This is a predicted structure of a 152-nucleotide RNA (FMN riboswitch aptamer (RFN element)) from Vreelandella songnenensis. The source organism's lineage runs through Bacteria, Pseudomonadati, Gammaproteobacteria, Halomonadaceae and Vreelandella. The prediction has a mean pLDDT of 76. It was read from a public genome assembly, where an Rfam model found it. It matches the Rfam family "FMN riboswitch aptamer (RFN element)". Rfam describes the family as follows. The RFN element is a highly conserved domain that is found frequently in the 5'-untranslated regions of prokaryotic mRNAs that encode for flavin mononucleotide (FMN) biosynthesis and transport proteins.
RNA sequence: UCAAGUUCUCAGGGCGGGGUGAAAGUCCCCACCGGCGGUGAUGGCGCAAGGCGCCCAAGCCCGCGAGCGCUCAGGCAGAUAGCCGCCUGAGGUCAGCAGAUUCGGUGUGACUCCGAAGCCGACGGUGAUAGUCCGGAUGAAAGAGAACGGCA
Numbered sequence: 001u002c003a004a005g006u007u008c009u010c011a012g013g014g015c016g017g018g019g020u021g022a023a024a025g026u027c028c029c030c031a032c033c034g035g036c037g038g039u040g041a042u043g044g045c046g047c048a049a050g051g052c053g054c055c056c057a058a059g060c061c062c063g064c065g066a067g068c069g070c071u072c073a074g075g076c077a078g079a080u081a082g083c084c085g086c087c088u089g090a091g092g093u094c095a096g097c098a099g100a101u102u103c104g105g106u107g108u109g110a111c112u113c114c115g116a117a118g119c120c121g122a123c124g125g126u127g128a129u130a131g132u133c134c135g136g137a138u139g140a141a142a143g144a145g146a147a148c149g150g151c152a
Base pairs, nucleotide, nucleotide: 001152005148006147007146008145009144010143016030017029018028019027031132032131033121034120035064036063037062038061043055044054045053046052047051059119060118067097068096069094070091071090072089073088074087075086076085101117102116103115104114105113123135124134125133
């Protein structure tokens, strides 16, 4: 310098104004928000300097995550069994819901920069349809960091 392993900590933002209505943070108009890793030409810093290193850097480029669904198992209920339904657990070599970007400019080079116009956002609940309210969730988790460790 540093592999495995162990433990701990951390790990999501957002409805403000107006309209309609009996009722809307759910509809309509204007607003507001953007998890994690990768890539990355702006920008910043450094150097032994024409290159190199480090830091920041994409919601819609590549991938990941929770949720739902799906599959499997168990349970409950129904006059029997199965299907359906409800509850619980497991599974990501199930990506199905999984989603969304174009145009112009600069340039050798940009779906990442600059400008413009767009688009997307689990499930359950609700006096009325929810990215922004409430709930599962004081949860889980992509991952980030620290300590121990000590192969080589």